Background
A computed fold for a 93-nucleotide RNA from Vreelandella olivaria, annotated as TPP riboswitch aptamer (THI element). Taxonomically the source falls in Vreelandella (Bacteria, Pseudomonadati, Gammaproteobacteria, Oceanospirillales). Model confidence (mean pLDDT): 77 of 100. The sequence was found by an Rfam model in a public genome assembly.
RNA sequence: AGCCCACGACAGGGGCGCCAUACCGAUGGCUGAGAAGCACCCUUUGAACCUGAACCGGCUAAUACCGGCGUAGGGAGUCGUGGUGCCCCUAUC
Numbered sequence: 001a002g003c004c005c006a007c008g009a010c011a012g013g014g015g016c017g018c019c020a021u022a023c024c025g026a027u028g029g030c031u032g033a034g035a036a037g038c039a040c041c042c043u044u045u046g047a048a049c050c051u052g053a054a055c056c057g058g059c060u061a062a063u064a065c066c067g068g069c070g071u072a073g074g075g076a077g078u079c080g081u082g083g084u085g086c087c088c089c090u091a092u093c
Stems, first nucleotide, its partner, number of pairs: 002086002004083007011043004016037001017030005049074003055068004
């Protein structure tokens, strides 16, 4: 120097649905981290999220959820500080 770990800074990515009240709005109910919040989740160790997909099976009031699809295709990161760490080098015995 590199790697790893910890911390920090700044930056970036993403979703926001279902049901009832005839409709809009609004209110209430459901699930969830989050259902427009100065919030929440995720950033390559990447199922955060998107596509396939108005997908297939189960389940539910419905979404949600479970399994499949899925070793599928995409998807947003850099810098700094510290370390008795790893590795490497040198000297001595």